[in-house]
Molecule: SAM riboswitch aptamer (S box leader)
Organism: Hymenobacter translucens
RNA sequence: UUUUUAUAAAGAGGCGUGGAGAGACAGGCUCGACGAAACGCCGGCAACCCCCGCAUUCUGUGGAACGGUGCCAACCGAAGGUCAGCGCAGCUAAGCCCUGACCAUAUAAAAA
Numbered sequence: 001u002u003u004u005u006a007u008a009a010a011g012a013g014g015c016g017u018g019g020a021g022a023g024a025c026a027g028g029c030u031c032g033a034c035g036a037a038a039c040g041c042c043g044g045c046a047a048c049c050c051c052c053g054c055a056u057u058c059u060g061u062g063g064a065a066c067g068g069u070g071c072c073a074a075c076c077g078a079a080g081g082u083c084a085g086c087g088c089a090g091c092u093a094a095g096c097c098c099u100g101a102c103c104a105u106a107u108a109a110a111a112a
Base pairs, nucleotide, nucleotide: 001112002111003110004109005108006107007106008105013042014041015040016039017038021031022030023029043072044071045070048068049067051063052062053061054060055059081102082101083100084099085098087096088095
């Protein structure tokens, strides 16, 4: 980097260095000199892997939190793309609202 599977509901921040950007993506909106990104230290959240049980045993479920990751503004902030469905408007035909799925993105585990 690619592929597969799972999750994206909730939860959890202080200090120091740094010095202007940040929130994945156009536009909007928001955060930021009352200090952005990034890095470091300490703390915390969660429970994917690991670990310990149970069972209807290859999956489900309960527990634990030493270790490997992850995460700690705003619902993965909302929304935008494709498809399907209900409804509205219109009738040469374009449109709009809502819901769901997919895509995309992120994280974990496994494989190449």